[in-house]
RNA sequence: GAGCCCGUGGUCUAGCGGUAUGACGUGUCGUUGACGUCGACAAGGUCGCCAGUUCGAAUCUGGCCGGGCUCA
Numbered sequence: 001g002a003g004c005c006c007g008u009g010g011u012c013u014a015g016c017g018g019u020a021u022g023a024c025g026u027g028u029c030g031u032u033g034a035c036g037u038c039g040a041c042a043a044g045g046u047c048g049c050c051a052g053u054u055c056g057a058a059u060c061u062g063g064c065c066g067g068g069c070u071c072a
Base pairs, nucleotide, nucleotide: 001071002070003069004068005067006066007065010024011023012022018055026042027041028040029039030038048064049063050062051061052060
C1' cells in the first nucleotide's frame, strides 16, 4: 500500500428498514444467625463518529476512526 471481517449498557450477546433482546455483573427488598444460593423489583445503551438515502436507519450507501485476518 491492497483486499476482507468486526465495532450494540461495566462485560458478553440478539437484531437483517418500523423507536434495542437476553445473560452475567450492579443496587434495593424477601429468604438466612451470617455469607452464599434462590426469588422479586429497579437502574444502566439515543447502537464507534460525521454525512447521505428513506415517511422511518443499529440495519442500506459514502467518508473517517479503532480492532482483527490475509496479501504485497
A computed fold for a 72-nucleotide RNA from a Candidatus Woesearchaeota archaeon, annotated as transfer RNA. Taxonomically the source falls in Candidatus Woesearchaeota (Archaea, Nanobdellati). Its Rfam family is "tRNA".